[in-house]
Context: one part of a larger RNA
RNA sequence: CUGGGUGUAAAGGGAGCGUAGACGGCAGCGCAAGUCUGGAGUGAAAUGCCGGGGCCCAACCCCGGAACUGCUUUGGAAACUGUGCAGCUUGAGUGCGGGAGAGGUAAGUGGAAUUCCUAGUGUAGCGGUGAAAUGCGUAGAUAUUAGGAGGAACACCAGUGGCGAAGGCGGCUUACUGGACCGUAACUGACGUUGAGGCUCGAAAGCGUGGGGAGCAAACAGGAUUAGAUACCCUGGUAGUCCACGCUGUAAACGAUCAAUACUAGGUGUGCGGGGACUGACCCCCUGCGUGCCGGAGUUAACACAAUAAGUAUUGCACCUGGGGAGUACGAUCGCAAGGUUGAAACUC
Numbered sequence: 001c002u003g004g005g006u007g008u009a010a011a012g013g014g015a016g017c018g019u020a021g022a023c024g025g026c027a028g029c030g031c032a033a034g035u036c037u038g039g040a041g042u043g044a045a046a047u048g049c050c051g052g053g054g055c056c057c058a059a060c061c062c063c064g065g066a067a068c069u070g071c072u073u074u075g076g077a078a079a080c081u082g083u084g085c086a087g088c089u090u091g092a093g094u095g096c097g098g099g100a101g102a103g104g105u106a107a108g109u110g111g112a113a114u115u116c117c118u119a120g121u122g123u124a125g126c127g128g129u130g131a132a133a134u135g136c137g138u139a140g141a142u143a144u145u146a147g148g149a150g151g152a153a154c155a156c157c158a159g160u161g162g163c164g165a166a167g168g169c170g171g172c173u174u175a176c177u178g179g180a181c182c183g184u185a186a187c188u189g190a191c192g193u194u195g196a197g198g199c200u201c202g203a204a205a206g207c208g209u210g211g212g213g214a215g216c217a218a219a220c221a222g223g224a225u226u227a228g229a230u231a232c233c234c235u236g237g238u239a240g241u242c243c244a245c246g247c248u249g250u251a252a253a254c255g256a257u258c259a260a261u262a263c264u265a266g267g268u269g270u271g272c273g274g275g276g277a278c279u280g281a282c283c284c285c286c287u288g289c290g291u292g293c294c295g296g297a298g299u300u301a302a303c304a305c306a307a308u309a310a311g312u313a314u315u316g317c318a319c320c321u322g323g324g325g326a327g328u329a330c331g332a333u334c335g336c337a338a339g340g341u342u343g344a345a346a347c348u349c
Stems, first nucleotide, its partner, number of pairs: 004320003007303002012317001014201004021194003025088002028085004033081002035077008049065006091191001092188003095184004103177007110154001115149007125136002162169002206247006215241002220236004258316006266294011298305002322349003331342004
C1' cells in the first nucleotide's frame, strides 16, 4: 500500500460557512470521450507455455502452435457514465398565512441580599471551630432602627423544559436582528450533498491599554492541626472575577458517537404546531418537528445501541495502525508573552 477499523480497546477535526475536488433526482432527443463489439497493421528473434522430434536418457538442440492480455487505425452499438439541447417537479430554494423560544446586539430599569458610610437605641462581648486561636470590640463592636453609597448576581417561576452550529444563553422593558417549525402549494426548476486548503466563531484561565472593584478569592501573611503540614480547617488578603477595545485559540470543547439521504416492530412521557370528531377550553383519534425513557428484530468482545442506531445501505470529509521515549526534539509557522499548530528518531519493553 491493501485490508480492517474509529461510543468505552489506537482512532470523529471544538463548531460553522465555503473554494477546488468527489458524488448526485425523473423522463426525451442527439454526440460517442469512457464502455462493448468486428476488421486491419504492429506487438523482432531467442527465452517461457503446449504438442512433436534429434543426441542411449537428461541438461542441451530443432520444428510447429498458442500466447505476447498492449499500442495505432478503421467500421459499428448506445444500456450505463460523460457531454450538448430542450423539458418535468418529488430533492433544494422563494412567496404567502401563523404561533413558540434564557438565539444575538445595544440602551434603559427593578427588588432581595452582602459590604461600607452617617445617625439613633443599647452594653460587653462578637466572630470562628472537632476544639481553639489569630481577628474585631469600652476610641462603644456584635445586635437592632432609619437614611445613604457602590458593585456584582438575578431567589420563586424552573421542568432529562426551551433556544443556538458549537462555545453557550435565565429579573423586567424597549429598539434592531439571525435561525428553526407548522400550514398553504402561488413561483424558480436539480439551483443538491460533502468539503482538502481557506475564512469566521470559539468556555475558563492568561496577556495588552484604559476604567471599575461589593462579594468571592490563586499568590501572600497570620492562627490552628501535625512527627513535619510549603495542605485540608480558621482570620485576613492582592492579582483576577466585572466593563470597553484588542490578543490568545485551548478543554473530559463529551453523546468521549463527523455531515447528508433513504429504509427497518412497538409502547409511554414531555415541548411547539396542524387537522378530525365532539355541545365542549378537556378527553379521544390522525399528523409534522423537537426532546426523554422502555423495548423487538438486527448489531456488539461485552457493556450496551435500538427510527435522536452503535441496525440495513449510499456519498463526501477527518482520523487510527503495540507500550514508553513524546505531543518531546529539530525545522517551519502563528503569538506581545505564556504558549499554540504541524510533528519525528535513536534507544527500550
Description
The part of an RNA shown here (small-subunit ribosomal RNA, central domain) has 349 nucleotides and comes from an uncultured bacterium. Model confidence (mean pLDDT): 87 of 100.